[in-house]
RNA sequence: GGGGCCGUAGUCUAGCUUGGUAGGAUUGGCGCUUGGGGUGCGUCCGACCGGGGUUCAAAUCCUCGCGGCCCCA
Numbered sequence: 001g002g003g004g005c006c007g008u009a010g011u012c013u014a015g016c017u018u019g020g021u022a023g024g025a026u027u028g029g030c031g032c033u034u035g036g037g038g039u040g041c042g043u044c045c046g047a048c049c050g051g052g053g054u055u056c057a058a059a060u061c062c063u064c065g066c067g068g069c070c071c072c073a
Base pairs, nucleotide, nucleotide: 001072002071003070004069005068006067007066010026011025012024013023020056028044029043030042031041032040049065050064051063052062053061
């Protein structure tokens, strides 16, 4: 220099193909359960890597970047 894959809560991850309320697990707060704790249950908080474009509507499509991994040279 060229090519491919990936980027979503503190952590892990679904959703992307086929645009339409961002979901689950875990951590954390509160409560229930217990004589107390653990376990279990309920509830709350918390996220789309950045800019631009297309669209009524973008995590999703297009584009330019940034970062990570792999291959070629």
The RNA shown here (transfer RNA) has 73 nucleotides and comes from a Candidatus Woesearchaeota archaeon. Rfam family: tRNA. Rfam classes the family as a transfer RNA. From the family's description: Transfer RNA (tRNA) molecules are approximately 80 nucleotides in length. Model confidence (mean pLDDT): 83 of 100.